[in-house]
RNA sequence: GCCACCUUAGCUCAGCUGGUAGAGCAACUGUUUCGUAAACAGUAGGUCGUGGGUUCAAAUCCCGCAGGUGGCU
Numbered sequence: 001g002c003c004a005c006c007u008u009a010g011c012u013c014a015g016c017u018g019g020u021a022g023a024g025c026a027a028c029u030g031u032u033u034c035g036u037a038a039a040c041a042g043u044a045g046g047u048c049g050u051g052g053g054u055u056c057a058a059a060u061c062c063c064g065c066a067g068g069u070g071g072c073u
Base pairs, nucleotide, nucleotide: 001072002071003070004069005068006067007066010025011024012023013022019056027043028042029041030040031039049065050064051063052062053061
């Protein structure tokens, strides 16, 4: 330098054929306990890497940029 893939909650990841974003773990609150843990119930947490484009509507499609992983030279 070239090619492919990845970027979504604190972490690990889902999210089909565009239609108003979820799970597990972690956190917090409550019940229980002498207390902690566990268990159970609940709560909060995301401008979906970034800038544009297409569309009535974009995490999803297209283009640029940034970061990361792998391969080739």

Transfer RNA from Prosthecochloris sp., 73 nucleotides, folded computationally.
It matches the Rfam family "tRNA". By type it is a transfer RNA.
The sequence was found in a public genome assembly.